[in-house]
Context: one part of a larger RNA
Formats: sequence, structure tokens, C1' cells
RNA sequence: UGACGGGCCCCCGCACAAGCGGUGGAGCAUGAUGCUCAAUUCGACGAUACGCGAAGAACCUUAUCCUGGGCUUGACAUCCCGGUCAUACCCUCUGGAAACAGGGGGGUCAGUUCGGCUGGACCGGUGACAGGUGCUGCAUGGCUGUCGUCAGCUCGUGUCGUGAGAUGUUGGGUUAAGUCCCGCAACGAGCGCAACCCCUGCCAUUAGUUGCCAUCUGGUAAUGCUGGGCACUCUAAUGGGACUGCCGGCGACAAGUCGGAGGAAGGUGGGGAUGACGUCAAGUCCUCAUGGCCCUUACGCCCAGGGCUGCAAUCGUGCUGCAAUGGCCGGUACAGUGGGUCGCCAAACCGCGAGGUGGAGCUAAUCCCUAAAAGCCGGUCUCAGUUGGGAUUGGAGUCUGCAACUCGACUCCAUGAACGCGGAAUCGCUAGUAAUCGCGGAUCAGCAUGCCGCGGUGAAUACGUUCCCGGGGGUUGUACA
Repeated sequence: UGACGGGCCCCCGCACAAGCGGUGGAGCAUGAUGCUCAAUUCGACGAUACGCGAAGAACCUUAUCCUGGGCUUGACAUCCCGGUCAUACCCUCUGGAAACAGGGGGGUCAGUUCGGCUGGACCGGUGACAGGUGCUGCAUGGCUGUCGUCAGCUCGUGUCGUGAGAUGUUGGGUUAAGUCCCGCAACGAGCGCAACCCCUGCCAUUAGUUGCCAUCUGGUAAUGCUGGGCACUCUAAUGGGACUGCCGGCGACAAGUCGGAGGAAGGUGGGGAUGACGUCAAGUCCUCAUGGCCCUUACGCCCAGGGCUGCAAUCGUGCUGCAAUGGCCGGUACAGUGGGUCGCCAAACCGCGAGGUGGAGCUAAUCCCUAAAAGCCGGUCUCAGUUGGGAUUGGAGUCUGCAACUCGACUCCAUGAACGCGGAAUCGCUAGUAAUCGCGGAUCAGCAUGCCGCGGUGAAUACGUUCCCGGGGGUUGUACA
């Protein structure tokens, strides 16, 4: 100087407390361990692995995963030699599981000093080389997680100390903040904080193929449907607006804090982006890049089939429930984000349904996906393993796709399991939040209870900081570095 203390003091955080809803019990989904297997590819392991890499494992993907069949200058790059002017390419035949091997047909180059000269492509050959998701994240770059959006981490000069180092950065107040004020052998400065950026909340201007009967005209069973118009809503660009600016109390006459006015908004308005010096030899050589090592008729490459989906058991994360503020049936409202031409797919018709037929419109504020759901109104069930719950299984189908046996999603009929609110323990959340309800998107042929977004309905509680956890500052002890 640090680190540590079941030392002290001060201060924060859904850290506790106060509340609301869960997890832990059930069934299922998903990931992991273990076991099994010819193989169940690999990585990730307290917090910071476990719906994680996977924003899509039937083939492909896919990999030293396994079994089998094949190739050896190679699936891919550059160079050299020879050959063909056609080759590529398209159609097709034979063998084969395919890869691959062999054959037939069609078909067609450019430039040119007209020299099989140059370019280009293909075939064959030689070796240099290619290739490796093989090893090492404890050789690395880059990127990322975490402490932590915590308020810290340092430097220059000066001063103090033999020195390590200290001071500044401590102190008195204050703040979300090393934020600001005051003081002080310090005076300044940098990286962080804040602000500058984006979204949202109010207003104005500009602009109207969306919006409006607001106003006028025409028309309908009805509808901005039509003429017309940008007032309003909205859209999207520019600007305004909030600064403790104003008033009062407290305070050191400071920083600031408490209350008030005005205001759409008040003391950081709400949300996001933004992550200091560093820590964990944290993670990643399987995104990529890369040193070293290793393989080279194989640890490379192609193909078929299988596996990654196995199931005694255990754990994590979720979904659905155990019902009556509920289930079912009928009727009837109100969103927002987004996506769409290899696409979204309307009306109408067929089917109980998944879906099919159909073909209008739309390169989209114009058409479509689109129905929002919870809600509201009416009816029914009457506390029961039930009209709760839907697992499981049988049968019949639909769709995607070369192909749903291993191993897809969905529909209909039948079947109807556990489950009576969950031990010890444990998680999230402070407001448009939790809870609850549906909707959209990426990936994607198909496949979502996951992920990323969107809106609808919309709470309870916080006395307080003694205690648990994590963190910041000061101080103290130490046989630790």
C1' cells in the first nucleotide's frame, strides 16, 4: 500500500421488511447429468453452465458421431505440361442404395497481325500444394459474460517522507453520481458521472390519393361510396417547451432541500443506446483470424442408411392445470408492432374440421395476413375427479416435402390418466410495473409452450434499515501478500 475480520461508523440496491404472483408436488415441453448404445457429434458447469451456442436436427443441416460403399492434385485456390475445339450445358440409356462408372443424341466460343497465335472453358497428367468443425482459449487477435450504470480509476507539477508511498481523492454539507458547494499544501488535468443521440408524453409550422359529414353537393339497403375540402385525427420532417426559471420555509449569505404557483410534463418527466482502470490464466482455436503441434490413398473429400429424438433415475427453465371473480354454448364490441411477388392471399363454393376449389386485389398508410383475446349481453352447469383437467392410447384424415417407419405439425371421432393449490427450501416484481389477455416477427418447404417485439385490462405494498445478500466511503486490528 492492499486484502481480510462472526471490528466499528456513514451510505446505497426488490438486499431485507411490507405486499402481489410464482417455482419446489402433478402431466407434458425443453435443456442438462447419468445410464444405455454401433453411434447417441462438440462446446458451456456456483453467482457469470443447464428453452445456453441452436433466430428451426425427417434427408440436407451434421461435425473423427456410427455402419457400409467409394475418391486420391482431390469438393475449393494458384502455377506447369499435354490434349480437345469444342468443352461446358440440356435430354436420355445401362449398372448401382447413391456417390460413381460407361454409352447415345441435341447443342454452341471470342479476339486475331489468319500462325492451332492469344484468351477462355473443359478433360487428362506431374508435382509444388490444397484440405482438416484435428489438439492447445494456459501461446494469441477479435468478440463476449461478470463485478456493475457500481462511482469509481488515474496522471502532471508542487509539497511531505531515507524509502515503499502519501497528499490531491481525506474533512463539513449535499447529490442518483469523485454531483456540486465550503474548507484544506496543494494547484490543475484525463478516463468514468452528467449532457450531447434515439423513442415516448404537450404545442406550433410545413405537407396532404390515410383521416372527416366538421361544412357543402350527389347517391345507397349500407359504407368517405362520389364531387369537394386539409378543420380535426393521423402520418413525418422542422422547431418550441423544463431551467430549481418564479414565490415561500430551512440552510453557511453556499451547494442544495422541503412546500407552492403556473404547466401536457417538475426537479434525471418515463424508457433506450451508452459499460472507466481493471477482476475472474472467466468463455470462445466449432463464426472468423492466427503461432505452435499433429493427419496427408487420411484426422482430407463424396455418397446411402442410421444417430444427435435412445430412458431405471436426478436437476434447471417453462407450458397446462387442479376450477364457479370458473367451464361450455350463442350473440356483440374495442388495439398496436410488424410481414407479404419463388410472396400475402379476398369474395364465393365444397368439407363437422385441419383444409380444398377458386381466382379479385396488392411491389402495399391504398390489397391481403386480420379473427384480436380477455371484455360486455344472454343461456347452461351447481361443487362433483365433475360439462374441472387434458395426458395417454385406438381409428380416420389434412398439409408441407423426393421422402413423415425410426422422427413433422395440424384436424375429426373415440379414449379419458395424474392432478383436491404443493415439505424443507426458493424466485420475480415499486406503476401503466406485477398479474392477466391475445397479436406480430425472425429462423423457416414444414415444424415454437422457446426467443425478440406489440398493444388490451390493470393492482397491492414500502413502518423502517436491527437482521440476510451484494456494493461504495472512512477508520481500526493483523502472525496474510